[in-house]
């Protein structure tokens, strides 16, 4: 250069066009319970990389752009 793959709470990740002002685990912070601690048990904060298109509606579909990755020359 050329093809191809990803990108979502602090981490992993779930979503296949309307049930999602986005759920889970694990971390975090609080309360219960314990002598204290951890465990367990409730609860709370916390995210769609970035710009446009498409549609009545976009995390999703498309198309640029950034970043990460495999492959090919």
């Nucleotide at each position: 250069g050329c093809u191809c793959c990803c990108a979502u709470c602090g981490u992993c990740u779930a979503g296949u066009g309307g049930c999602c002002c986005a759920g889970g685990a694990c971390a975090u912070c609080g309360g219960c319970c314990u002598c204290u601690c951890a465990a367990g048990c409730c609860g709370a904060a916390a995210a769609c990389g970035c710009g446009a298109g498409u549609u009545c509606g976009a995390g999703u579909c498309u198309c640029g752009c950034u970043g990460g990755g495999a492959g090919c020359g």
Molecule: transfer RNA
Organism: Phycisphaerae bacterium